[in-house]
RNA sequence: GCGCCGUUAGCUGAGCUGGUUUAGCACCGGACUCUUAAUCCGAGGACGCAGGUUCGAGCCCUGCACGGCGCAC
Numbered sequence: 001g002c003g004c005c006g007u008u009a010g011c012u013g014a015g016c017u018g019g020u021u022u023a024g025c026a027c028c029g030g031a032c033u034c035u036u037a038a039u040c041c042g043a044g045g046a047c048g049c050a051g052g053u054u055c056g057a058g059c060c061c062u063g064c065a066c067g068g069c070g071c072a073c
Stems, first nucleotide, its partner, number of pairs: 001071007010025003019055001028042004048064005
């Protein structure tokens, strides 16, 4: 330098055919408890960045960034 794969919540992962982004753990509030833990209930929190296509983009297209694998030098 070229090719392929990946990037979604604090962490780990899901996401259909383009149509309100989902779960577990963690964190916060509450219930229970003499207290804590456990258990139960509830709330908040995310699409790597910049453009394009579209009525509408996590999903399609382009460029860039970061990580991984392979090839070449």

This is a predicted structure of a 73-nucleotide RNA (transfer RNA) from Actinocatenispora sera. The organism belongs to Actinocatenispora, within Bacteria. The sequence is in RNAcentral, with records from ENA. The prediction has a mean pLDDT of 81. Rfam family: tRNA. Rfam classes the family as a transfer RNA.